[in-house]
Molecule: c-di-AMP riboswitch aptamer (ydaO/yuaA leader)
Organism: Aeromicrobium sp. PE09-221
RNA sequence: GCGAUGGCACCGCCGAAUCGCCCUCGGGCGGACCGGGGAACCAAUCAGUGUGGGGUGAAUCCUCGCCGGACAUGUCCGACGAGGUAGGGCAGCCUUGAGCCCGAAUCCGUCAGCUCACCCGGUAGGCGUCGAGGUAUCGAGCA
Numbered sequence: 001g002c003g004a005u006g007g008c009a010c011c012g013c014c015g016a017a018u019c020g021c022c023c024u025c026g027g028g029c030g031g032a033c034c035g036g037g038g039a040a041c042c043a044a045u046c047a048g049u050g051u052g053g054g055g056u057g058a059a060u061c062c063u064c065g066c067c068g069g070a071c072a073u074g075u076c077c078g079a080c081g082a083g084g085u086a087g088g089g090c091a092g093c094c095u096u097g098a099g100c101c102c103g104a105a106u107c108c109g110u111c112a113g114c115u116c117a118c119c120c121g122g123u124a125g126g127c128g129u130c131g132a133g134g135u136a137u138c139g140a141g142c143a
Stems, first nucleotide, its partner, number of pairs: 011128004018031005032123006042113001052111001053108004061084005067078005087102004092135007
């Protein structure tokens, strides 16, 4: 000097996931934010078959490949892989330039449309985009 890793402080992002008080330090109670259930009215309303139905979330849908299974020889279902896609995110707001990313997962348990009153819950986890002009409101550190 360079690189890697760990800790602390500040700044910031996805997300509802934060703030305050008390405490026997296990937790508890509030504020703020978020989610679910729940009348009238409205909506829906028959029968059968099939792979019941519903919630949180941006996270839906399509094509191809490959493997397995079913039924009647080309269709369906499921897993995995690839590509795309509705949709979503990247420092309050406006204009502008460049670039990047997600497109999951999970819960209820045969049951729930909307929904006043009312009732029941959540308060995680994971991370690091910059430049220019204007504008608003704040914060941190030091003395």